[in-house]
A computed fold for a 149-nucleotide RNA from Phytoactinopolyspora halophila, annotated as FMN riboswitch aptamer (RFN element).

RNA sequence: CGCGUGCUCCGGGGCUCGGUGAAAUUCCGAACCGGCGGUGACAGUCCGCGACCCGUUGGCCAGUGUUCGCGUGGCGGCAUGGUGGUCAACGGUGGACCCGGUGAAACUCCGGGACCGACGGUGACAGUCCGGAUGGGAGGCAGCACGCG
Numbered sequence: 001c002g003c004g005u006g007c008u009c010c011g012g013g014g015c016u017c018g019g020u021g022a023a024a025u026u027c028c029g030a031a032c033c034g035g036c037g038g039u040g041a042c043a044g045u046c047c048g049c050g051a052c053c054c055g056u057u058g059g060c061c062a063g064u065g066u067u068c069g070c071g072u073g074g075c076g077g078c079a080u081g082g083u084g085g086u087c088a089a090c091g092g093u094g095g096a097c098c099c100g101g102u103g104a105a106a107c108u109c110c111g112g113g114a115c116c117g118a119c120g121g122u123g124a125c126a127g128u129c130c131g132g133a134u135g136g137g138a139g140g141c142a143g144c145a146c147g148c149g
Base pairs, nucleotide, nucleotide: 001149002148003147004146005145006144007143008142009140010139016030017029018028019027031128032127033117034116035049036048037047038046044115045114053092054091055090056089057088058087059086060085061084062083063080064079065078066077068076069075070074097113098112099111100110101109119131120130121129
C1' cells in the first nucleotide's frame, strides 16, 4: 500500500412575504429544497440503488382450538394460515428536460426556459406543517482491531 473479516461511528433538505377567506405554511402570486452509487466533464429529471406501497415463501411472538397432562378463575404439551404483528429473502411497483453555447467528450458545466416530488392527519386541497421516524437505509479516501499478500 492492497484485499478480506469483525466492530464502532456517520448517513435528507425546504414555507418566508403578500392576496382571498370564518378558516389555508394546504388555494392564488412570488419563494425555498433536492438521499446514495455510476456515467470521456460536476446530474432532483440519463443508468442503477434505497425508502414508501403490494404480493409470495419461511422464521419468531401472539391469537384460536384441544375427549391430553398439571400444583386449575390458570400453566404446560399438541394442533392450527380463510387470524394479527414483526423480521428476512425474492418478485412487482416506484415522479420529472428540452433548446443554445463551449469543448475531444456534457439531457451532468455556462446561458435560457420548463418539469417532478409517496402514504396518513390537519376549521380549505401540503415536496416544505404534524405523524410513522430517537425508525429504516443505499452507501461512506470515517476510525479501530485481526488475518493474508
Source information: Model confidence (mean pLDDT): 81 of 100.